RNA sequence: GGGCCAGUAGUUCAGCGGCUAGAACGCUUCAUUUGCAAUGAAGAGGUCGUGGGUUCGAUUCCCACCUGGUCCA
Numbered sequence: 001g002g003g004c005c006a007g008u009a010g011u012u013c014a015g016c017g018g019c020u021a022g023a024a025c026g027c028u029u030c031a032u033u034u035g036c037a038a039u040g041a042a043g044a045g046g047u048c049g050u051g052g053g054u055u056c057g058a059u060u061c062c063c064a065c066c067u068g069g070u071c072c073a
Base pairs, nucleotide, nucleotide: 001072002071003070004069005068006067007066010025011024012023013022018056027043028042029041030040031039049065050064051063052062053061
């Protein structure tokens, strides 16, 4: 320098054009317990990597860039 893959909640990930973007674990509060753990209930937490484009509508499609991984030279 080139090819490919990935970037979404604190973490691991799902969601591949349509109404309020979800799950598990973690965190907070409450109940239960002498207390902890476990269990149950409720809740908080997201500029969907950045900037443009297409579209009535983009996390999703297209382009460029950034970051990480991998392969080739």